Record summary
The RNA shown here (TPP riboswitch aptamer (THI element)) has 97 nucleotides and comes from a bacterium. The coordinates come from a structure-prediction model, not an experiment, and the mean pLDDT is 76. It matches the Rfam family "TPP riboswitch aptamer (THI element)". About the family: Vitamin B(1) in its active form thiamin pyrophosphate (TPP) is an essential coenzyme that is synthesised by coupling of pyrimidine and thiazole moieties in bacteria. The previously detected thiamin-regulatory element, thi box was extended, resulting in a new, highly conserved RNA secondary structure, the THI element, which is widely distributed in eubacteria and also occurs in some archaea. Analysis of operon structures identified a large number of new candidate thiamin-regulated genes, mostly transporters, in various prokaryotic organisms. The THI element is a riboswitch that directly binds to TPP to regulate gene expression through a variety of mechanisms in archaea, bacteria and eukaryotes. through a variety of mechanisms in archaea, bacteria and eukaryotes. Tandem TPP riboswitches have been reported where both TPP riboswitches respond independently to TPP. The structure of TPP riboswitch has been reported for Escherichia coli and Arabidopsis thaliana.

[in-house]
RNA sequence: CGAGAUCGUUGGGGGAGGCCGGAAAGCGGCCUGAGAGAAACGACCCUUCGGACCUGAACUGGGCAAUGCCAGCGUAGGGAAACGACUCGGGAGAACG
Numbered sequence: 001c002g003a004g005a006u007c008g009u010u011g012g013g014g015g016a017g018g019c020c021g022g023a024a025a026g027c028g029g030c031c032u033g034a035g036a037g038a039a040a041c042g043a044c045c046c047u048u049c050g051g052a053c054c055u056g057a058a059c060u061g062g063g064c065a066a067u068g069c070c071a072g073c074g075u076a077g078g079g080a081a082a083c084g085a086c087u088c089g090g091g092a093g094a095a096c097g
Base pairs, nucleotide, nucleotide: 001089002088003087004086006085007084008083009082010081011047012046013045014044017031018030019029020028021027053078054077055076059072060071061070062069
């Protein structure tokens, strides 16, 4: 100096849906998921090599009890960064022997 599907710190960016029961609750249960409710405390995810997330979208196909549930769209348009550690690789110089 370079690399890293690794770790950390600080900062930042995010989403929180669909059902059932119940008079209601910050109550209980089911589905998907990292996360599914107290509208943002906390947790969780992502942070430019960016599929976290938003837009298109009241989209298209499939499936479901239902839903961004799955796939397409998607090499689309947007989208939040710095530092340190560790490991690996490369380079330069100095002192001593």